Notes: Lysine riboswitch aptamer from a mouse gut metagenome, 165 nucleotides, folded computationally. Its mean pLDDT, the model's own confidence on a scale to 100, is 80. It matches the Rfam family "Lysine riboswitch aptamer". A reference for the family is Grundy et al. (2003), "The L box regulon: Lysine sensing by leader RNAs of bacterial lysine biosynthesis genes", Proc Natl Acad Sci U S A.
[in-house]
RNA sequence: AGUAGAGGCGCGUUUUCUAUUAGUAACUGUUUUUACGCUUACCGUGGGCGGUUUAUAAUUCAGUAAAAGGGGCAAACGCCGAAGAUGUUAUAUUCACGGUAUAUAAUUUUCUGGGCGGUGGGUUAAAAGCCUUCCGACUGUCAUCUUUUAAGAUGGAGAGCUACU
Numbered sequence: 001a002g003u004a005g006a007g008g009c010g011c012g013u014u015u016u017c018u019a020u021u022a023g024u025a026a027c028u029g030u031u032u033u034u035a036c037g038c039u040u041a042c043c044g045u046g047g048g049c050g051g052u053u054u055a056u057a058a059u060u061c062a063g064u065a066a067a068a069g070g071g072g073c074a075a076a077c078g079c080c081g082a083a084g085a086u087g088u089u090a091u092a093u094u095c096a097c098g099g100u101a102u103a104u105a106a107u108u109u110u111c112u113g114g115g116c117g118g119u120g121g122g123u124u125a126a127a128a129g130c131c132u133u134c135c136g137a138c139u140g141u142c143a144u145c146u147u148u149u150a151a152g153a154u155g156g157a158g159a160g161c162u163a164c165u
Stems, first nucleotide, its partner, number of pairs: 001165005008080001010079006017072002026064004032058002036050004041100006083112003087107007113139002116136003120132004141156006
């Protein structure tokens, strides 16, 4: 340098079905209110359209009535920096501009060995799930030391570890 492997409630992607989302949004009719309302996921500025008591806004009742994302079971596929996160850039989410946010892609070698539990925070309709700070024991791996030979203690990180060539 190359090849092949190991950790285990192991990681990621896709699909069918399914619960939740939700009797919610939206639509139709209807009650009431007043002056603004709509136009981007949110905010600000500008432009455009509609209205000014007959609303495209809010609200009462009735009828009809979802969807996306996220989740669960199962199956298949790809794998063991599997993968995730941060930063940066670009694109998209618009009538236009600016800011924020989200999604995708690239990049960064910046952080994380792994799953579990708890705490705080973020996201989300959500006490689910996901992400993350910190803590706890467990587990895999290597090094050093001890050693009653079965284990123990301390420390490190996957750019690692093991086997073969």